Transfer RNA from a bacterium, 71 nucleotides, folded computationally.
The coordinates come from a structure-prediction model, not an experiment, and the mean pLDDT is 80.
RNA sequence: GCGGGCGUAGCACAGUGGCAGUGCGUUUGCUUCCCAAGCAAGAUACGCGGGUUCGAUCCCCGUCGCCCGCU
Numbered sequence: 001g002c003g004g005g006c007g008u009a010g011c012a013c014a015g016u017g018g019c020a021g022u023g024c025g026u027u028u029g030c031u032u033c034c035c036a037a038g039c040a041a042g043a044u045a046c047g048c049g050g051g052u053u054c055g056a057u058c059c060c061c062g063u064c065g066c067c068c069g070c071u
Stems, first nucleotide, its partner, number of pairs: 001070007010024004018054001026042005047063005
């Protein structure tokens, strides 16, 4: 330099045009004499910029980061 894959919550991952979810964690409450366990509720996210579309996490272009291959 060329090609490909990935980037979503604190962590690990789903979701692939129409309200962004799960597990663990975290906060608050309930329960308990206390802790743990259990139950309920909450906070926290689509790498960035542009385009297409009535509507983009999803499609297209660029860019940044990580990984793999080729040179």
It matches the Rfam family "tRNA". From the family's description: Transfer RNA (tRNA) molecules are approximately 80 nucleotides in length. It is annotated as a transfer RNA.